[in-house]
Context: one part of a larger RNA
């Protein structure tokens, strides 16, 4: 001086506790663990691994097996010799890399000394997803957005330290107010940033249409910018007023005002440190190790097995529901190798031909949700695995291992043991849409959009995590 206690005291978090949805029962997807395997590459492992690195494993990606080739090599480059090309296109040997053949084209500049390019020998540097994240940088999760973590100078204490930072109110908060051997000062809190929420103003095309004028079979079609809306610039929220408590910070109000009221909402933003935490396979990079292989090209398999266990999801067990028709409302973001629409043709996935749109112009259409009608509580018109058969549509190629339509099959499931997990409001719960990656996709994931829209909160005894003093 810290850390710990089933030690005190104070004080906090969806921490419990009051709700409201889930997961543990069932199929199916995904990750993973064991076990197979020739290989089923390799890390991630309690919180803080396990729909994690993988924002797309049919080759390719790939690191793993099998086989068959290469050895200055798959890129780059130095010196030192050799040739002059080189570039297309076809056959023929092969699983292919690869070999060999045969056609066509047949270098450039020059001071004629040579210099550029190319191929080829030798060298010389290569290469390495091999090992060490316990040599490292860098990046990175935790604790936690918790409220703390130092330092200068005094002053204390033989020192190791203390003190300041402690006590009293008090904050969301080391927030600020008093008090004070301490006085002040850093990083952290807050604010400055971003978006929204409300309002000026400035601007009017692709965007808008109130009043008026033309116009049309119809449309904002035209003049026109007052709204919406966009995108520059400013305003506004300071407990500023008022009561009422406090010395004072600051606290309460069914207050006023206002479009928000007390940090208005929500993002980036993570202090000294802590797990020798992870990561040498993103990248660098120290040492060890390989150098006709542990390095490099192919061609096929493998990462997709499955007695089994766990973790995360999606469908469901139905009437607050499921078929059938019928009618309305979003907001975000991509889009020329692309996105469609319109017509024809097909039961559909999808094809053919026309047309739009380098986009506030085209694509543009939600779904739940209304309304009408059936079904009438059943393993059912719930439910959709699994399974035959016929097909689109990506790609050299759908066998091992795509997705996607019909058209028949019609498992399990009647709400889930002990136990767990989210969430405090436009949240939770439901519903759809949209983008990365991406030829296609196994996407029920990730990551945004919006539409419908509760319930509870007495409390801080307990349970977990934290903080301040002792």
């Nucleotide at each position: 001086u810290g850390a710990c206690g089933g030690g005190g005291g104070c004080c906090c978090g969806c921490a419990c506790a009051a709700g409201c949805g889930g997961a543990g029962g069932a199929a199916c997807a995904u990750g993973u663990g064991g076990u197979u395997u020739a290989a089923u590459u390799c890390g991630a492992u309690g919180a803080u691994a396990c729909g994690c690195g993988a924002g797309g494993a049919a080759c390719c990606u790939u690191a793993c097996c099998c086989g068959g080739g290469c050895u200055u090599g798959a890129a780059u480059u130095g010196c030192a010799g050799a040739u002059g090309u080189u570039u297309a296109u076809a056959u023929c040997a092969g699983a292919g890399a690869u070999g060999a053949u045969a056609u066509a084209u047949u270098c450039c500049c020059u001071u004629c000394g040579g210099g550029g390019c190319a191929u080829u020998u030798g060298u010389g540097a290569a290469g390495g997803u091999g090992c060490u994240g316990c040599a490292u940088g860098g990046u990175u999760g935790u604790c936690g957005u918790c409220a703390g973590c130092u330092c200068g100078u005094g002053c204390c204490g033989u020192g190791a330290g203390g003190u300041g930072u402690c006590g009293g109110c008090u904050u969301a908060a080391g927030u600020g107010c008093c008090a004070u051997a301490a006085c002040g000062a850093g990083c952290g809190c807050a604010a400055c940033c971003c978006c929204u929420u409300u309002u000026u103003u400035u601007a009017g095309u692709u965007g808008c249409c109130a009043u008026c004028a033309g116009g049309u079979a119809g449309u904002g079609c035209u003049g026109g910018c007052a709204c919406u809306c966009u995108a520059g610039a400013g305003a506004u929220a300071c407990u500023g007023c008022c009561a009422c408590c406090g010395u004072a910070a600051g606290g309460u109000g069914u207050g006023a005002g206002g479009a928000a009221g007390g940090u208005g909402g929500g993002g980036a933003u993570g202090a000294c440190g802590u797990c020798a935490a992870a990561u040498c396979a993103g990248c660098a990079c120290g040492g060890c190790c390989c150098u006709u292989a542990c390095g490099u090209c192919c061609g096929g398999g493998g990462c997709u097995a499955c007695a089994c266990a766990c973790g995360u999801g999606u469908u469901a067990c139905a009437a607050u529901g499921g078929g059938u028709g019928g009618u309305a409302c979003a907001g975000a973001g991509a889009g020329u190798u692309g996105g469609u629409u319109g017509u024809a043709c097909g039961c559909a996935a999808g094809u053919g031909c026309a047309a739009u749109c380098u986009a506030a112009u085209c694509c543009u259409a939600a779904a739940a949700a209304c309304c009408a009608u059936u079904c009438u509580c059943a393993g059912u018109u719930c439910g959709g695995a699994c399974u035959g058969g016929g097909g689109u549509c990506u790609g050299c190629a759908a066998c091992c291992c795509g997705a996607c339509c019909c058209c028949a099959c019609g498992a399990a499931g009647c709400u889930g043991g002990a136990u767990u997990c989210g969430c405090u409001a436009g949240u939770a719960a439901u519903c759809g849409c949209g983008c990365a990656u991406c030829a296609g996709c196994c996407a029920u994931g990730g990551c945004g959009c919006g539409g419908u829209g509760a319930a509870u909160a007495c409390g801080u005894u307990c349970c977990c995590g934290g903080g301040c003093c002792u």
This is a predicted structure of a 470-nucleotide part of an RNA (small-subunit ribosomal RNA, 3' major domain) from an uncultured bacterium.
Its Rfam family is "Bacterial small subunit ribosomal RNA".
The full RNA is in RNAcentral, with records from ENA, Greengenes and SILVA.